[in-house]
Molecule: transfer RNA
Organism: Elusimicrobia bacterium CG1_02_56_21
RNA sequence: UCCCGGGUGGUGUAACGGUAGCACAACCGCCUUUGACGCGGUCAGACAUGGUUCAAAUCCAUGCCCGGGAG
Numbered sequence: 001u002c003c004c005g006g007g008u009g010g011u012g013u014a015a016c017g018g019u020a021g022c023a024c025a026a027c028c029g030c031c032u033u034u035g036a037c038g039c040g041g042u043c044a045g046a047c048a049u050g051g052u053u054c055a056a057a058u059c060c061a062u063g064c065c066c067g068g069g070a071g
Stems, first nucleotide, its partner, number of pairs: 001070007010024004018054001026042005047063005
């Protein structure tokens, strides 16, 4: 430099172009003599900038970052 894949809460991972879910973590409460386990609840997220569209995590362009491959 070229090709391919990926970027979503603190972490991991989903979602035909139509309300961004789930699990763990964190926090609060219940339970307990205390803690753990268990149960209920809360908090919190789209890599950036543009474009297409009534509507974009999803499609398109460019850039950035990570991984793999080629030379």